[in-house]
Molecule: transfer RNA
Organism: Nocardiopsis lucentensis DSM 44048
RNA sequence: GCACCCGUAGCUCAGUGGAUAGAGCGCCGGACUUCUAAUCCGAUGGCCGCAGGUUCGAAUCCUGCCGGGUGCG
Numbered sequence: 001g002c003a004c005c006c007g008u009a010g011c012u013c014a015g016u017g018g019a020u021a022g023a024g025c026g027c028c029g030g031a032c033u034u035c036u037a038a039u040c041c042g043a044u045g046g047c048c049g050c051a052g053g054u055u056c057g058a059a060u061c062c063u064g065c066c067g068g069g070u071g072c073g
Stems, first nucleotide, its partner, number of pairs: 001072007010025004018056001026044001028042004049065005
C1' cells in the first nucleotide's frame, strides 16, 4: 500500500429498516447467614466510533474519515 472483518452499557455480546435499544457478568441497596460466599429480590447504566447521504422512518442501507484485528505484498 491492497483486501476482508469488527466498533452498541464498566466488560463479553445480541439486535441486519419501524415497539421506550436488550441479555449475561459487574457495580449499588436489601433479604437470608454469627460473618463471608452462594442464592433470591430491587435498582443502576449506552443520543449505537465520528461526519454526511438515502428513506415517511437508520444501531441496521450507502459514502468518507478515525480506531482495532487478520491476511497478502